[in-house]
RNA sequence: AAAGUAGGACGGAGCGCGUCAAGUGCCGGUCGGACGGGAAGUUGCCGCCGGACGAAGAACCCGCGCCAGAGCAUGGUCUCACUGGCGCAGUUCGCGGUGCUCCGCCCGCAUUCCGUU
Repeated sequence: AAAGUAGGACGGAGCGCGUCAAGUGCCGGUCGGACGGGAAGUUGCCGCCGGACGAAGAACCCGCGCCAGAGCAUGGUCUCACUGGCGCAGUUCGCGGUGCUCCGCCCGCAUUCCGUU
């Protein structure tokens, strides 16, 4: 001098989640865990707990359910199909400082000691 950790930035691909607000981001914690080949280990990382803040939906179609209306019919009721609305499910396009996996590329023991080439 170089390789390699936790992890991070950017680009690409795939599959999801949320849009009924989880997630992300932010703050806090006598809490737990993992961290180059070895040892230790946090101001870094992950988890857990608590707190504050907080959003973008729309279109379409068929299926199911509910409600209303009108038609047929009318004694009651039933059947058929129609129109509109709502809900659930579906598809598509969005949206979210959205999750996971893979690929490319760059940064990276970040701290100390030892080791490897």
Molecule: THF (Tetrahydrofolate) riboswitch aptamer
Organism: soil metagenome